[in-house]
C1' cells in the first nucleotide's frame, strides 16, 4: 500500500415514539437498535425525493417543467482516520 477475525479497545445508529425547525423532501435533540470498517467529513458526477418561488398548460379543480433544496445509511469519486488475525 492493500485487506478485514465470531479479535481487543472504542465509535456510529435504521424503523418507531416524543420534541423542535422546514412549504415539502428532510433535518435537530432525547429514547430506541435494523444494521455499519469509514454508517467520519465533502453534493464533484450519476440516481432518487421535494419543489415555497418562477415558467407553461387548463374555464376551474388541477397538472407539467424547473432555479433552488434534501439524501454521504443509493452508487461512484475526493479527503481524513482507530485496531491488526489470516491471506
Nucleotide at each position: 500500500a492493500g485487506c478485514g477475525a465470531c479479535a481487543a479497545a472504542g465509535g456510529c445508529a435504521a424503523a418507531c415514539g416524543c420534541u423542535c425547525c422546514g412549504a415539502a423532501a428532510g433535518g435537530u435533540g432525547c429514547g430506541g437498535a435494523c444494521g455499519c470498517a469509514a454508517a467520519g467529513c465533502c453534493a464533484c458526477g450519476g440516481g432518487u425525493c421535494u419543489a415555497c418561488a418562477g415558467c407553461c398548460c387548463g374555464a376551474g379543480a388541477g397538472g407539467g417543467c424547473c432555479a433552488g433544496g434534501a439524501u454521504a445509511g443509493c452508487c461512484g469519486g475526493g479527503u481524513u482516520g482507530c485496531c491488526g488475525a489470516a491471506a
c-di-GMP-I-GGC riboswitch aptamer from Symbiobacterium sp., 87 nucleotides, folded computationally.